[in-house]
RNA sequence: AGUGUAAUUGCUAAACCCGUUGCGAAACGGGGACAGAAAGCUGCGGGUCUUUAAUGAUUAAGACAGCCGGGUUGCCACUU
Repeated sequence: AGUGUAAUUGCUAAACCCGUUGCGAAACGGGGACAGAAAGCUGCGGGUCUUUAAUGAUUAAGACAGCCGGGUUGCCACUU
C1' cells in the first nucleotide's frame, strides 16, 4: 500500500418502546437488534428531509455521516 472478516480481540446499533429537548426534520439517555469491515470522525460535493414568509416557486436557516462520493484516523489476518 492492497485485499478481506476465515480466525482473534472486540466495536457500533436499524425498526420499535419509554423519558427529555426542539416549531419540525431530528438529537440525547435507557431498553432492543435489523444490519455494518470503518455503521469511527468530518456538512467539502451531490442528494433527501424540515421550518419561516397566506399557498406555490425561489431564497434563507436547519436536519440526516446507517443515501452516494470525498477528506481524515484506526483493530486483526493475509499478500506485496
Molecule: c-di-GMP-I-GGC riboswitch aptamer
Organism: uncultured Methylobacter sp.